Molecule: transfer RNA
Organism: Candidatus Vidania fulgoroideorum
RNA sequence: GCAUAAAUAGCUAAAUUGAUAAAGCAUCUUGCUAGUAACAAGAAGAUUGUUGGUUUAAAUCCAAUUUUAUGCA
Numbered sequence: 001g002c003a004u005a006a007a008u009a010g011c012u013a014a015a016u017u018g019a020u021a022a023a024g025c026a027u028c029u030u031g032c033u034a035g036u037a038a039c040a041a042g043a044a045g046a047u048u049g050u051u052g053g054u055u056u057a058a059a060u061c062c063a064a065u066u067u068u069a070u071g072c073a
Base pairs, nucleotide, nucleotide: 001072002071003070004069005068006067007066010025011024012023019056027043028042029041030040031039049065050064051063052062053061
């Protein structure tokens, strides 16, 4: 320099080829307990690396770009 893959909640991580983002751990509240842990119930937390484009509608399609990993030279 070229090619491929990845980037989503504090961490891990899904989303059936476009129809409005699940789950687990952790966190917070309540219950239970003499108390803690465990257990039970509930709550909050993301506009999907960034910027644009296409579309009625984009995590998903297109372009550019940043970072990381791998391969080739």